[in-house]
Molecule: c-di-AMP riboswitch aptamer (ydaO/yuaA leader)
Organism: Chloroflexota bacterium
RNA sequence: AGCCUCACACAGCCGAGCUCCGUCGGUCGACGGCGGAGGCGGGGGACCCAAUCUCAGUGGGGUGAAUCCGGCUCGAACGAGCCGGUAGGCGACCCGAGCGCCGAACCCGUCAGCUAACCCCGUAGGCUCCUCAGGGGCCGUCC
Numbered sequence: 001a002g003c004c005u006c007a008c009a010c011a012g013c014c015g016a017g018c019u020c021c022g023u024c025g026g027u028c029g030a031c032g033g034c035g036g037a038g039g040c041g042g043g044g045g046a047c048c049c050a051a052u053c054u055c056a057g058u059g060g061g062g063u064g065a066a067u068c069c070g071g072c073u074c075g076a077a078c079g080a081g082c083c084g085g086u087a088g089g090c091g092a093c094c095c096g097a098g099c100g101c102c103g104a105a106c107c108c109g110u111c112a113g114c115u116a117a118c119c120c121c122g123u124a125g126g127c128u129c130c131u132c133a134g135g136g137g138c139c140g141u142c143c
Stems, first nucleotide, its partner, number of pairs: 011128004018038008039123006049113001059111001060108004068085007088102004093136003096132003
């Protein structure tokens, strides 16, 4: 000097997943348990409208960006694995242009279209710093 890894701090990212109050524990506090409220997110649920479903065969539905297609391998098949793409989604104010990444998982249990009133549920978890003499904004400092 370079590269890699780890930790900390600041500052942030995906996501609805944040804030406040009361009470108990704690010597106070930090913090935690329980309860409540606000905010945010989701589900159920009329008329009207929409739809043609269900049973047999192969039910149907929800959260989420996470759907769909092709090929190969194992295989009798069901199915599983792998590869390539893809609807869609994400990357530090927004747009644009690049580059990169994701394209899962889980739940309900034969049942649910939309849906006012009304009813119910959640408020987790996991992470680390992309680029620009492009355009448009915001904030701060100075005059």